[in-house]
The RNA shown here (Lysine riboswitch aptamer) has 180 nucleotides and comes from Domibacillus robiginosus.
The sequence was found by an Rfam model in a public genome assembly.

């Protein structure tokens, strides 16, 4: 020397950027469940199925049904307000570990760990969770929008317009190691 750049540090995308707690507020919902009463009459429950096994209640009325009274909750939505970010964060798939009345498989919840895809909201179809025409998530398209490279026009500063990759990116910064 070239600013060739591991690994650090700061930083941008949106004012519907991502994710948490706390508050309020609407829908669950006059639902579930509780009490009394009145019919009826042997069963009923322990996250979901099937086996096998234990336990609780039950004719002092298990399950149900009708009327009366009182009456919730959790996920999930809105909004604020604080934190805490910028693979923020989500999703799926494998594997371990818990929880569950105990043991088998399947499954649902929670955690970890490894891979995979998604740059970011947005609409619309569809599939699926949900009480929901609320939102969520997959898949697929459409436009937007931010970033980069390439191309072309350009007032040559900078902006515009096509195409196209992807967040281990992108920009600044300072620079270990390699090479000459």
């Nucleotide at each position: 020397c070239a600013a060739u750049g591991a690994g650090g540090u700061a930083g941008a995308g949106g004012u519907u950027g991502c994710g948490a707690u706390c508050a309020u507020u609407a829908a669950u919902a006059g639902u579930a469940a509780a009490a009394c009463a009145c019919c009826a009459g042997a069963a009923g429950c322990c996250g979901a199925a099937a086996u096998g096994g234990g336990g609780c209640u039950g004719a002092u009325g298990a399950u149900g049904g009708u009327g009366u009274u009182u009456g919730a909750a959790a996920g999930g939505a809105a909004u604020g307000c604080u934190c805490g970010c910028c693979g923020a964060a989500g999703u799926u798939c494998a594997a371990a570990a818990g929880a569950u009345c105990c043991a088998u498989u399947u499954u649902c919840c929670u955690u970890u760990u490894g891979g995979g895809c998604u740059g970011g909201g947005u609409u619309u179809g569809u599939a699926u969770c949900g009480a929901a025409u609320a939102g969520g998530u997959g898949c697929a398209a459409a436009a937007c929008u931010g970033u980069c490279a390439c191309a072309g026009a350009u007032u040559u500063g900078u902006u515009c317009u096509g195409u196209g990759g992807a967040g281990a990116a992108c920009u600044a910064u300072a620079a270990a190691g390699a090479g000459a």
The source organism's lineage runs through Bacteria, Bacillati, Bacilli, Caryophanales and Domibacillus.